A computed fold for a 64-nucleotide RNA from Marinilabiliaceae bacterium JC040, annotated as Fluoride riboswitch aptamer (crcB RNA motif). Of the family's consensus pairs, 100% are formed in the model. Lineage of the source: Bacteria > Pseudomonadati > Bacteroidia > Marinilabiliales > Marinilabiliaceae. The sequence was found by an Rfam model in a public genome assembly.

RNA sequence: ACCAAGAAAGGAAAUGGAGUCUUCCUUCCCCGAACUGCCAUGAGCUAAUGACUCCUACGAUAAA
Numbered sequence: 001a002c003c004a005a006g007a008a009a010g011g012a013a014a015u016g017g018a019g020u021c022u023u024c025c026u027u028c029c030c031c032g033a034a035c036u037g038c039c040a041u042g043a044g045c046u047a048a049u050g051a052c053u054c055c056u057a058c059g060a061u062a063a064a
Stems, first nucleotide, its partner, number of pairs: 008027006016055006037045002039042001
């Protein structure tokens, strides 16, 4: 010096925000991600989470 490994960092997980956890992607350049719901395709349907907790928006019902 190069290569490899590890650490660290960033990003993603179908509609918002925060915390925690999980998974995935990227990390010289070039190339290039992870991810972008379903289907009888309709003036169609479910859903604010990958999961847990809380907040906000929306919907339904009940009470004050």